Background: The prediction has a mean pLDDT of 86. Predicted 3D model of a 115-nucleotide RNA (SAM riboswitch aptamer (S box leader)) from Chitinophaga parva. Its Rfam family is "SAM riboswitch aptamer (S box leader)". About the family: The SAM riboswitch is found upstream of a number of genes which code for proteins involved in methionine or cysteine biosynthesis in Gram-positive bacteria. The SAM riboswitch acts at the level of transcription termination control. The predicted structure consists of a complex stem-loop region followed by a single stem loop terminator region. An alternative and mutually exclusive form involves bases in the 3' segment of helix 1 with those in the 5' region of helix 5 to form a structure termed the anti-terminator form.
Order: sequence, then structure tokens, then C1' cells
RNA sequence: UACUUAUCCAGAAAGGCGGAGGGACUUGGCCCUGCGAUGCCUUAGCAACCAUCCUGCGCAAGCAGGAAAAGGUGCUAAUUCCGGCCCACGGUGCAGAUCGCGGGAUAGAUAAGUU
Repeated sequence: UACUUAUCCAGAAAGGCGGAGGGACUUGGCCCUGCGAUGCCUUAGCAACCAUCCUGCGCAAGCAGGAAAAGGUGCUAAUUCCGGCCCACGGUGCAGAUCGCGGGAUAGAUAAGUU
């Protein structure tokens, strides 16, 4: 870098540095931000993917459930902030369409594995 699988409406902030835009990309909204954001560092915390331990099933590989939070990651504004493409239902409209709600796709993030 690419691929595969799983998850993404829950949860969790203080201090320091720094000094202008930021919320991945494009576009439209909406929001955060000199009462100092985004970012970086420290500490604290959240969660429980991997690893650890226990139980059940299994010849085994492994699968399911649980415990714990010392290890490897991750995360700590807003659902991945929301929409864009497709489908279903409902409202409005003669219709093109538009609004609401739900599902899916695409993209992205994280973990684990392979390359």
C1' cells in the first nucleotide's frame, strides 16, 4: 500500500504549549472557535478489539458466554455532526418534484489477520 472480517445512535476532560481557523475528502447545511478552537505534550478517564483468565460445546482448528483492566492498540463536542446515490412507506403537488421517516450502497474511522 492493498485485501478480508467485525464494529461505528453507548461511554469518557483537566492542565501546559501554541496562536487561526477547524469539524477526513468534494459539495450543501449545521456547528465549534481570541471566554483561545483544530493540533501537539502531560496527567486523568472511557471502552473492551487483541492478548490474559474462567465456563460450555468441539477430536481439533475454533465458536459462544463471562471476569478483570496490570499488557498492545483505540477513543474522550455534536450518530462517522447531518444530507448528496438507490429502495420502501407516508404527507404535499395535475406533474416534474419536494418534505418526513426507515433501510441499503458508497466513502471513512478503529481493531484483528493476510500481503